[in-house]
Context: one part of a larger RNA
Molecule: large-subunit ribosomal RNA, domain IV
Organism: Clostridiales bacterium
RNA sequence: GUGUUGUUAAGGAACUCGGCAAAAUGACCCCGUAACUUAGGGAUAAGGGGAGCCAACGAAGGUUGGUCACAGAGAAGAGGCUCAAGCAACUGUUUAGCAAAAACACAGGUCUCUGCAAAACCGAAAGGUGAUGUAUAGGGGCUGACGCCUGCCCGGUGCCGGAAGGUCAAAGGGAGAGGUUAGAGAUACGUCUCGAAGCUUUGAACUCAAGCCCCGGUAAACGGCGGCCGUAACUAUAACGGUCCUAAGGUAGCGAAAUUCCUUGUCAGGUAAGUUCUGACCCGCACGAAAGGUGUAAUGAUUUGAGCGCUGUCUCGACAACACGCCCG
Repeated sequence: GUGUUGUUAAGGAACUCGGCAAAAUGACCCCGUAACUUAGGGAUAAGGGGAGCCAACGAAGGUUGGUCACAGAGAAGAGGCUCAAGCAACUGUUUAGCAAAAACACAGGUCUCUGCAAAACCGAAAGGUGAUGUAUAGGGGCUGACGCCUGCCCGGUGCCGGAAGGUCAAAGGGAGAGGUUAGAGAUACGUCUCGAAGCUUUGAACUCAAGCCCCGGUAAACGGCGGCCGUAACUAUAACGGUCCUAAGGUAGCGAAAUUCCUUGUCAGGUAAGUUCUGACCCGCACGAAAGGUGUAAUGAUUUGAGCGCUGUCUCGACAACACGCCCG
RNA backbone atom coordinates (compact mmCIF):
# COMPACT_ATOMS: atom_id res chain seq x y z
C1' G A 1 0.00 0.00 0.00
C1' U A 2 -3.89 -3.56 -1.41
C1' G A 3 -7.65 -7.26 -0.20
C1' U A 4 -11.19 -9.56 3.35
C1' U A 5 -13.31 -8.55 8.04
C1' G A 6 -14.50 -5.91 12.90
C1' U A 7 -15.35 -1.40 15.91
C1' U A 8 -16.17 3.87 15.84
C1' A A 9 -17.33 10.33 19.29
C1' A A 10 -21.01 14.04 17.27
C1' G A 11 -24.11 14.30 13.07
C1' G A 12 -27.44 10.86 10.13
C1' A A 13 -27.91 10.49 3.00
C1' A A 14 -25.01 16.30 3.93
C1' C A 15 -22.58 10.80 -0.29
C1' U A 16 -24.11 9.68 -5.10
C1' C A 17 -26.77 9.39 -11.60
C1' G A 18 -29.27 6.67 -7.82
C1' G A 19 -29.15 4.97 -0.15
C1' C A 20 -24.91 1.56 -4.75
C1' A A 21 -22.79 -0.87 -0.52
C1' A A 22 -23.38 -1.47 4.52
C1' A A 23 -26.42 -1.03 8.69
C1' A A 24 -31.15 -2.08 10.42
C1' U A 25 -35.59 -5.72 10.54
C1' G A 26 -35.78 -11.04 11.64
C1' A A 27 -37.70 -17.68 14.68
C1' C A 28 -41.71 -18.54 18.20
C1' C A 29 -46.01 -16.87 21.51
C1' C A 30 -49.77 -12.97 22.84
C1' C A 31 -52.41 -8.39 21.66
C1' G A 32 -53.67 -5.56 17.59
C1' U A 33 -54.30 -4.35 12.39
C1' A A 34 -56.21 1.00 7.74
C1' A A 35 -57.40 2.66 2.81
C1' C A 36 -58.97 -0.13 -1.05
C1' U A 37 -61.16 -4.69 -2.89
C1' U A 38 -62.67 -8.89 -8.09
C1' A A 39 -65.04 -9.87 -0.83
C1' G A 40 -60.68 -14.37 -1.92
C1' G A 41 -57.59 -10.67 -0.32
C1' G A 42 -54.76 -6.46 1.33
C1' A A 43 -52.08 -9.06 6.17
C1' U A 44 -46.53 -11.39 9.14
C1' A A 45 -50.44 -4.86 7.10
C1' A A 46 -48.95 -1.12 10.39
C1' G A 47 -47.99 -0.96 15.65
C1' G A 48 -47.15 -2.98 20.63
C1' G A 49 -45.71 -6.82 24.37
C1' G A 50 -43.38 -11.54 26.04
C1' A A 51 -39.41 -15.20 26.93
C1' G A 52 -33.78 -17.71 30.60
C1' C A 53 -32.63 -18.44 35.86
C1' C A 54 -33.96 -17.69 41.33
C1' A A 55 -37.71 -16.76 45.18
C1' A A 56 -42.76 -16.23 47.02
C1' C A 57 -47.97 -17.29 46.25
C1' G A 58 -51.63 -20.52 43.76
C1' A A 59 -54.74 -27.00 42.63
C1' A A 60 -53.10 -25.42 37.86
C1' G A 61 -52.89 -22.13 33.70
C1' G A 62 -50.27 -18.32 35.92
C1' U A 63 -49.14 -13.70 38.90
C1' U A 64 -45.55 -10.71 41.55
C1' G A 65 -40.49 -9.56 42.82
C1' G A 66 -35.25 -10.10 41.96
C1' U A 67 -31.47 -10.97 38.35
C1' C A 68 -24.31 -10.55 38.22
C1' A A 69 -20.71 -12.37 35.31
C1' C A 70 -18.28 -15.93 32.56
C1' A A 71 -17.64 -19.99 29.49
C1' G A 72 -18.92 -23.09 25.55
C1' A A 73 -21.33 -25.54 21.01
C1' G A 74 -22.80 -25.60 15.65
C1' A A 75 -21.15 -25.86 8.43
C1' A A 76 -25.33 -22.99 8.64
C1' G A 77 -31.23 -20.35 9.98
C1' A A 78 -34.99 -16.41 9.61
C1' G A 79 -39.29 -9.84 6.40
C1' G A 80 -36.90 -3.21 7.07
C1' C A 81 -41.62 -0.64 6.92
C1' U A 82 -45.07 3.03 4.89
C1' C A 83 -47.21 6.50 1.13
C1' A A 84 -47.80 7.88 -4.12
C1' A A 85 -47.29 7.27 -9.59
C1' G A 86 -46.02 4.65 -14.53
C1' C A 87 -46.02 -0.16 -17.13
C1' A A 88 -47.62 -5.26 -17.43
C1' A A 89 -53.64 -8.29 -14.98
C1' C A 90 -51.62 -12.60 -12.61
C1' U A 91 -47.83 -17.88 -11.95
C1' G A 92 -44.73 -18.41 -16.10
C1' U A 93 -40.82 -17.49 -20.71
C1' U A 94 -36.31 -15.02 -22.89
C1' U A 95 -30.92 -12.74 -25.63
C1' A A 96 -26.15 -20.53 -22.84
C1' G A 97 -21.37 -16.01 -22.77
C1' C A 98 -22.81 -7.42 -21.32
C1' A A 99 -30.14 -6.81 -21.67
C1' A A 100 -35.02 -10.74 -17.14
C1' A A 101 -37.83 -6.13 -18.91
C1' A A 102 -42.73 -2.31 -19.96
C1' A A 103 -40.34 -7.60 -24.44
C1' C A 104 -42.65 -13.12 -25.32
C1' A A 105 -46.42 -16.27 -23.47
C1' C A 106 -51.06 -16.52 -21.07
C1' A A 107 -56.59 -17.57 -19.82
C1' G A 108 -60.27 -14.48 -22.19
C1' G A 109 -62.09 -11.53 -26.80
C1' U A 110 -62.75 -11.18 -32.01
C1' C A 111 -62.11 -11.92 -37.38
C1' U A 112 -61.28 -15.58 -40.98
C1' C A 113 -60.55 -20.46 -43.34
C1' U A 114 -62.01 -25.74 -42.99
C1' G A 115 -67.98 -30.73 -44.11
C1' C A 116 -63.43 -34.74 -43.62
C1' A A 117 -59.76 -38.23 -48.85
C1' A A 118 -61.01 -31.14 -44.21
C1' A A 119 -58.28 -26.64 -44.27
C1' A A 120 -53.11 -25.86 -43.17
C1' C A 121 -48.17 -28.07 -43.21
C1' C A 122 -43.67 -31.69 -44.47
C1' G A 123 -42.16 -34.60 -48.78
C1' A A 124 -39.64 -35.66 -55.68
C1' A A 125 -43.23 -39.40 -54.66
C1' A A 126 -45.06 -43.10 -51.63
C1' G A 127 -46.48 -41.47 -47.36
C1' G A 128 -47.01 -38.56 -42.89
C1' U A 129 -48.69 -34.49 -39.28
C1' G A 130 -53.53 -32.46 -38.55
C1' A A 131 -56.24 -36.95 -35.83
C1' U A 132 -57.37 -42.76 -34.53
C1' G A 133 -59.83 -35.65 -33.81
C1' U A 134 -65.07 -34.00 -36.89
C1' A A 135 -67.37 -27.02 -36.50
C1' U A 136 -68.43 -27.04 -28.24
C1' A A 137 -63.33 -29.62 -33.72
C1' G A 138 -58.87 -28.06 -36.31
C1' G A 139 -55.59 -24.11 -38.87
C1' G A 140 -54.24 -18.82 -39.44
C1' G A 141 -54.31 -13.29 -38.18
C1' C A 142 -54.96 -9.48 -34.46
C1' U A 143 -55.90 -8.33 -29.33
C1' G A 144 -54.46 -9.86 -24.36
C1' A A 145 -57.49 -11.22 -16.91
C1' C A 146 -61.59 -8.35 -15.10
C1' G A 147 -65.01 -3.62 -15.20
C1' C A 148 -67.00 0.38 -18.52
C1' C A 149 -66.56 0.67 -23.69
C1' U A 150 -64.91 0.13 -28.73
C1' G A 151 -67.34 6.29 -32.67
C1' C A 152 -67.20 8.19 -38.35
C1' C A 153 -65.13 6.81 -43.46
C1' C A 154 -65.78 1.32 -48.45
C1' G A 155 -62.93 6.99 -52.41
C1' G A 156 -57.72 3.94 -52.83
C1' U A 157 -55.62 -1.32 -51.76
C1' G A 158 -57.16 -6.24 -50.29
C1' C A 159 -60.94 -9.89 -49.64
C1' C A 160 -66.11 -11.78 -50.58
C1' G A 161 -70.36 -11.91 -53.85
C1' G A 162 -72.44 -10.78 -58.87
C1' A A 163 -73.05 -11.50 -63.76
C1' A A 164 -75.89 -7.81 -68.38
C1' G A 165 -72.16 -5.33 -71.22
C1' G A 166 -66.70 -4.13 -72.65
C1' U A 167 -61.76 -6.35 -73.03
C1' C A 168 -59.62 -11.09 -73.79
C1' A A 169 -55.50 -16.82 -74.43
C1' A A 170 -55.06 -21.46 -76.57
C1' A A 171 -58.37 -23.90 -79.74
C1' G A 172 -62.11 -23.86 -83.68
C1' G A 173 -62.83 -21.00 -88.15
C1' G A 174 -61.26 -19.74 -92.73
C1' A A 175 -62.79 -14.39 -96.04
C1' G A 176 -58.58 -12.56 -98.19
C1' A A 177 -53.29 -11.93 -99.43
C1' G A 178 -48.11 -13.52 -100.79
C1' G A 179 -44.50 -17.32 -102.95
C1' U A 180 -43.80 -21.28 -106.54
C1' U A 181 -45.31 -22.73 -112.06
C1' A A 182 -47.90 -26.40 -116.28
C1' G A 183 -49.51 -23.04 -119.69
C1' A A 184 -50.86 -18.35 -122.49
C1' G A 185 -49.30 -13.65 -124.54
C1' A A 186 -45.30 -10.28 -125.78
C1' U A 187 -40.16 -10.06 -127.20
C1' A A 188 -34.94 -6.22 -128.80
C1' C A 189 -34.22 -13.69 -127.58
C1' G A 190 -31.33 -11.18 -122.22
C1' U A 191 -36.26 -11.65 -120.56
C1' C A 192 -41.11 -9.33 -119.33
C1' U A 193 -46.57 -9.64 -118.26
C1' C A 194 -50.63 -12.77 -116.91
C1' G A 195 -51.32 -17.27 -114.51
C1' A A 196 -55.22 -22.94 -113.27
C1' A A 197 -54.45 -27.12 -110.09
C1' G A 198 -51.15 -28.73 -106.43
C1' C A 199 -47.66 -27.50 -102.72
C1' U A 200 -46.43 -23.67 -99.40
C1' U A 201 -46.25 -18.86 -96.17
C1' U A 202 -49.74 -16.10 -93.83
C1' G A 203 -54.44 -14.77 -92.22
C1' A A 204 -59.94 -11.02 -91.31
C1' A A 205 -64.91 -11.78 -89.48
C1' C A 206 -67.12 -15.13 -86.14
C1' U A 207 -67.41 -18.74 -81.50
C1' C A 208 -65.09 -18.42 -76.48
C1' A A 209 -63.03 -19.46 -69.86
C1' A A 210 -60.84 -17.21 -65.82
C1' G A 211 -58.94 -12.47 -64.99
C1' C A 212 -59.41 -7.18 -65.60
C1' C A 213 -63.01 -3.10 -66.53
C1' C A 214 -67.90 -2.96 -64.37
C1' C A 215 -71.97 -3.54 -60.05
C1' G A 216 -72.57 -4.43 -54.77
C1' G A 217 -70.73 -5.76 -49.81
C1' U A 218 -66.79 -5.72 -46.13
C1' A A 219 -62.60 -1.67 -41.33
C1' A A 220 -61.66 -6.48 -34.10
C1' A A 221 -59.38 -6.20 -43.36
C1' C A 222 -54.51 -2.72 -45.11
C1' G A 223 -55.70 1.94 -43.87
C1' G A 224 -57.84 7.28 -43.18
C1' C A 225 -60.37 10.46 -39.61
C1' G A 226 -59.47 19.06 -42.83
C1' G A 227 -58.51 24.49 -44.06
C1' C A 228 -59.64 29.79 -44.15
C1' C A 229 -62.63 34.07 -42.53
C1' G A 230 -66.16 36.66 -39.51
C1' U A 231 -69.23 37.22 -35.05
C1' A A 232 -71.51 38.69 -28.02
C1' A A 233 -72.73 46.24 -24.96
C1' C A 234 -64.77 46.95 -21.69
C1' U A 235 -61.27 43.54 -23.25
C1' A A 236 -60.64 38.58 -24.29
C1' U A 237 -62.95 34.35 -26.12
C1' A A 238 -66.51 32.42 -29.65
C1' A A 239 -72.09 28.79 -28.20
C1' C A 240 -73.25 31.13 -33.71
C1' G A 241 -72.48 32.21 -39.15
C1' G A 242 -69.97 32.12 -44.08
C1' U A 243 -66.84 29.65 -47.53
C1' C A 244 -63.48 25.91 -49.84
C1' C A 245 -62.19 20.87 -50.01
C1' U A 246 -63.07 15.51 -48.65
C1' A A 247 -64.57 8.76 -48.89
C1' A A 248 -65.20 10.77 -44.05
C1' G A 249 -63.28 15.11 -41.27
C1' G A 250 -61.14 12.32 -34.39
C1' U A 251 -66.85 10.62 -31.05
C1' A A 252 -66.27 8.66 -25.66
C1' G A 253 -62.26 8.68 -22.70
C1' C A 254 -57.41 10.43 -21.65
C1' G A 255 -53.86 14.46 -22.16
C1' A A 256 -46.61 18.68 -21.11
C1' A A 257 -48.16 11.72 -21.02
C1' A A 258 -42.78 5.55 -21.65
C1' U A 259 -46.24 10.37 -26.53
C1' U A 260 -45.05 17.96 -25.44
C1' C A 261 -40.49 20.41 -29.91
C1' C A 262 -41.01 25.36 -27.83
C1' U A 263 -40.34 23.56 -22.05
C1' U A 264 -37.54 23.84 -16.09
C1' G A 265 -45.23 25.48 -20.16
C1' U A 266 -48.71 27.78 -16.13
C1' C A 267 -51.04 27.09 -11.30
C1' A A 268 -51.17 24.17 -6.82
C1' G A 269 -48.71 20.43 -3.28
C1' G A 270 -44.36 18.58 -0.94
C1' U A 271 -38.71 21.18 0.42
C1' A A 272 -35.33 26.57 3.57
C1' A A 273 -34.31 25.69 -1.60
C1' G A 274 -37.54 20.52 -6.33
C1' U A 275 -35.10 20.56 -14.76
C1' U A 276 -37.36 14.89 -11.08
C1' C A 277 -42.31 13.70 -8.46
C1' U A 278 -47.86 14.36 -7.43
C1' G A 279 -52.67 16.97 -8.56
C1' A A 280 -54.81 20.20 -12.09
C1' C A 281 -55.18 23.25 -16.76
C1' C A 282 -55.46 22.08 -22.41
C1' C A 283 -52.20 25.95 -26.60
C1' G A 284 -52.54 17.28 -28.18
C1' C A 285 -45.17 20.42 -32.68
C1' A A 286 -47.03 14.85 -33.33
C1' C A 287 -53.11 10.73 -27.75
C1' G A 288 -57.41 8.09 -29.10
C1' A A 289 -60.68 3.55 -29.20
C1' A A 290 -58.77 -4.86 -30.26
C1' A A 291 -50.92 -2.00 -34.17
C1' G A 292 -57.40 -1.42 -28.76
C1' G A 293 -59.23 3.46 -25.34
C1' U A 294 -59.77 4.21 -20.17
C1' G A 295 -60.03 2.43 -15.16
C1' U A 296 -58.59 -1.42 -11.87
C1' A A 297 -57.91 -5.19 -6.36
C1' A A 298 -53.90 -8.64 -6.35
C1' U A 299 -49.00 -9.69 -8.25
C1' G A 300 -43.44 -7.67 -9.76
C1' A A 301 -35.08 -9.44 -8.29
C1' U A 302 -39.87 -3.96 -12.96
C1' U A 303 -39.33 1.94 -13.50
C1' U A 304 -40.08 6.82 -10.78
C1' G A 305 -40.96 10.17 -6.43
C1' A A 306 -41.58 10.86 -0.97
C1' G A 307 -41.34 9.64 4.36
C1' C A 308 -40.02 6.72 9.01
C1' G A 309 -36.24 3.52 10.84
C1' C A 310 -31.09 2.56 10.05
C1' U A 311 -26.35 3.20 9.36
C1' G A 312 -18.50 4.97 7.96
C1' U A 313 -22.38 6.43 1.78
C1' C A 314 -20.65 11.07 3.60
C1' U A 315 -18.63 15.56 7.00
C1' C A 316 -13.48 12.85 7.71
C1' G A 317 -11.24 10.17 9.03
C1' A A 318 -9.31 6.69 12.90
C1' C A 319 -8.06 2.02 15.14
C1' A A 320 -7.73 -3.35 15.16
C1' A A 321 -7.37 -8.68 13.11
C1' C A 322 -5.94 -11.85 9.14
C1' A A 323 -3.72 -12.39 4.18
C1' C A 324 -0.68 -10.50 0.34
C1' G A 325 2.84 -6.88 -1.87
C1' C A 326 7.13 -3.77 -1.00
C1' C A 327 11.57 -2.19 2.22
C1' C A 328 15.31 -3.59 6.00
C1' G A 329 17.63 -7.71 8.50